[in-house]
Background:
Large-subunit ribosomal RNA, domain II from a soil metagenome, 707 nucleotides, folded computationally. The coordinates come from a structure-prediction model, not an experiment, and the mean pLDDT is 80. The full RNA is in RNAcentral, with records from MGnify.
Context: one part of a larger RNA
RNA sequence: GCCGGUGAGUUUUUGAUUGCUGCAGAGUUUAACCAAUUUUCAUUGGGAAGACGAAGUGAAAGCGAGCCCUAACUGGGCAUGAUUCCUUUGGAAUCAAGUAGCAAUCAUUAAACCCGAAACCGGGUGAGCUAACCUUGAGCAGGGUGAGUCCUUCAGAAAUGGAGGAGGAGGCCCGAACUCGUGUCCGUAGCAAUGGGCUGAGAUGACUUGAGGUUAGGGGCAAUAUGCCAAACGAACCCGGAGAUAGCUGGUUCUCCCCGAAAUAUAUUAAGGUAUAGCGCUGAUAAUUGUACCAGGGGGUAGAGCACUGAAUGGUUCGUGGCGGAGCAAUCUGUCGCAACCAAUCAAACUCCGAAUACCUGCGUAUGUAUUACAGUAGUCAGACUUGUCGGGCUAAGCUGAUAAGUCGAAAGGGAAACAGCCCAGAUUCCCAAUUAAGGCCUCUAAAUAGAAGCUAAGUUUUUAAGGAAGUCACGAUCCAGAGACACCCAGGAAGUUGGCUUAGAAGCAGCCAUCUUUUAAAGAUAGCGUAACAGCUCACUGGCGGAUGGUUUGUGGCGCCGAAAAUUUAUCGAGGAUUAAGCUUCUUGCCGAAAUUGGAAACUUUUUAUAGCCGCAAGGUUAUAGGGAUUGGUAGGGGAGCGUCUUAAGUGCAGUGAAGCUGUGGUGUAAACCAUGGUGGAGCGCUUAGGAGUGAGAAUGCCGGC
Numbered sequence: 001g002c003c004g005g006u007g008a009g010u011u012u013u014u015g016a017u018u019g020c021u022g023c024a025g026a027g028u029u030u031a032a033c034c035a036a037u038u039u040u041c042a043u044u045g046g047g048a049a050g051a052c053g054a055a056g057u058g059a060a061a062g063c064g065a066g067c068c069c070u071a072a073c074u075g076g077g078c079a080u081g082a083u084u085c086c087u088u089u090g091g092a093a094u095c096a097a098g099u100a101g102c103a104a105u106c107a108u109u110a111a112a113c114c115c116g117a118a119a120c121c122g123g124g125u126g127a128g129c130u131a132a133c134c135u136u137g138a139g140c141a142g143g144g145u146g147a148g149u150c151c152u153u154c155a156g157a158a159a160u161g162g163a164g165g166a167g168g169a170g171g172c173c174c175g176a177a178c179u180c181g182u183g184u185c186c187g188u189a190g191c192a193a194u195g196g197g198c199u200g201a202g203a204u205g206a207c208u209u210g211a212g213g214u215u216a217g218g219g220g221c222a223a224u225a226u227g228c229c230a231a232a233c234g235a236a237c238c239c240g241g242a243g244a245u246a247g248c249u250g251g252u253u254c255u256c257c258c259c260g261a262a263a264u265a266u267a268u269u270a271a272g273g274u275a276u277a278g279c280g281c282u283g284a285u286a287a288u289u290g291u292a293c294c295a296g297g298g299g300g301u302a303g304a305g306c307a308c309u310g311a312a313u314g315g316u317u318c319g320u321g322g323c324g325g326a327g328c329a330a331u332c333u334g335u336c337g338c339a340a341c342c343a344a345u346c347a348a349a350c351u352c353c354g355a356a357u358a359c360c361u362g363c364g365u366a367u368g369u370a371u372u373a374c375a376g377u378a379g380u381c382a383g384a385c386u387u388g389u390c391g392g393g394c395u396a397a398g399c400u401g402a403u404a405a406g407u408c409g410a411a412a413g414g415g416a417a418a419c420a421g422c423c424c425a426g427a428u429u430c431c432c433a434a435u436u437a438a439g440g441c442c443u444c445u446a447a448a449u450a451g452a453a454g455c456u457a458a459g460u461u462u463u464u465a466a467g468g469a470a471g472u473c474a475c476g477a478u479c480c481a482g483a484g485a486c487a488c489c490c491a492g493g494a495a496g497u498u499g500g501c502u503u504a505g506a507a508g509c510a511g512c513c514a515u516c517u518u519u520u521a522a523a524g525a526u527a528g529c530g531u532a533a534c535a536g537c538u539c540a541c542u543g544g545c546g547g548a549u550g551g552u553u554u555g556u557g558g559c560g561c562c563g564a565a566a567a568u569u570u571a572u573c574g575a576g577g578a579u580u581a582a583g584c585u586u587c588u589u590g591c592c593g594a595a596a597u598u599g600g601a602a603a604c605u606u607u608u609u610a611u612a613g614c615c616g617c618a619a620g621g622u623u624a625u626a627g628g629g630a631u632u633g634g635u636a637g638g639g640g641a642g643c644g645u646c647u648u649a650a651g652u653g654c655a656g657u658g659a660a661g662c663u664g665u666g667g668u669g670u671a672a673a674c675c676a677u678g679g680u681g682g683a684g685c686g687c688u689u690a691g692g693a694g695u696g697a698g699a700a701u702g703c704c705g706g707c
Stems, first nucleotide, its partner, number of pairs: 001707006011110001014107010027052003033046005056063002066078004081095006113251002116248001120241006131215009140205001142174003145170001149166007178202003183198004217233001219229003226235001254642006264277005278380002280377004285373004290367004294362004303353001304351002309347003313343005319338008383408010413424003428602004433598003439592003442576003448589001450588006461578001467562002471559007479551002489544004494518003499513003524539001527538003603632001605630011643696001645693010661680008
């Protein structure tokens, strides 16, 4: 890993609701216990103690079809049944009911759907490992060094010192055994749950070691490392409390049909939990609602405005204050505020104003199936994106909040190449039918190499901006122009004068000042280049040439251009490829295109009509068939109806002429499943009705076994 087996909402207590059953129109019911029968289980009879109900109300005493509040209610709270009939002091009838049991669902009590902690507590077992200690033993090749001390001798007054010798101290040195474990390599499912090789530390000592003993878990031991206490010690191990608890993770087993959410509010030692509400489902009944039109309301948003509160700009003033200046003073004047006025502004926490929508209410009309109330019972409390309007942020985020809507969530199908949240559209099943939606129609690839009019030359299409540009098309405006425009070409472009100043020089052209006059068709005291300064070359301006279906300048719009750099491989049309398009704009006609819609066939659910059967006094209920209408995506979740397994009782069957089981084949049913039959097998097994469950596996790093 696979296969087979096994594996999870059970039972108990108490209650609520619903269904069924017994009794009941005021009742219903026993508990313990007793007796009888009985193999157990149990059954029958007894047993009204007690419980619920038949009356309420008050805190209560209490009173009672009434009670309470009060001094007292003409007030208030709770309660007191309704209808019909009769000969109406009254009576009768019908409805109004409870209680006990069984079942289902939920809650509660317990382990309470199953598996899962780390931990806590109790009682014991451990010092044959290891730590420390006690008692008693054992071990340490060889070599080196040579302390105190002593002897001899020399020097010295001595203390003491020198030399030689003896001797053999030391947590001394080197180094085996022994003990340890420094570095590195190998080993890493190993030779080994800590080893091996080489290298290394200590090796007469705080040394090493044998045997016997002591210390025990809220503890011991510890030259303290949170170290050791039997291969895992921040508190050992074993058994027990114990199925601890787990707001956490995982898992939770057959089928079909109907409906179908939420990811919000409030509260929370609350934030990944829970409670109540909101939204779902189921049930019986009642009431109106929902949407549109119409009518009536309140508002302070958008906008707007400056009348208030603030902000902010310019100006005026016989106003007013501070600080200056002039003046003997009056007064004048400068500047900075305040105030008033004028003009033009701004505001989520400004408003003299003020919509559209939305919301609320209502008579009526239309449409029309949901809404609300009640009872029972779920899930949901992490939401996501898109669009509109806003807050925060950087008018950042696949960001984060609010609000309105949509989709996903829980939605398949078609389109967007691929693509939960975008566009179209909501899948009951079948069909080798049709019409369309979004989107498309050159090929891949279903359908136009369709039509008309334009644009684009950039492969723009098939990436973005500020900004830039005689791209090109269209529409304007402006001025010039046969009295000749614009451009090219030819010619002129002068004189006073080298203006004055400055300066070495300054002559149109370093700089300062001025910038006139004349001749002219025209020509600046000069727009640029140039020179040391001149010179020189252009320009403005003028004439000629030439001959416009013109030109200059400028604006707006359409489509394009540049701006435009990235890392495996083109890689920003899905690809091929496409240029009077297969690109862009406008118009037109066709066609393709989905699980949409339509056509044909069938099923489910529901509603309605008809007929038939059954129950019922009736109302009606229920079942079947036929016709018509509508419905049938679905997670959490709710409801309904079934299939199958084991077993009990009753009834009824099969079986050695072959049961169950196993394995094939054929058939039936919407499904779970079922039926028939071949082979194998060799002794039990079905069906109907009514019960009872250890009742359905693919998942739980499930458990057991096999391979």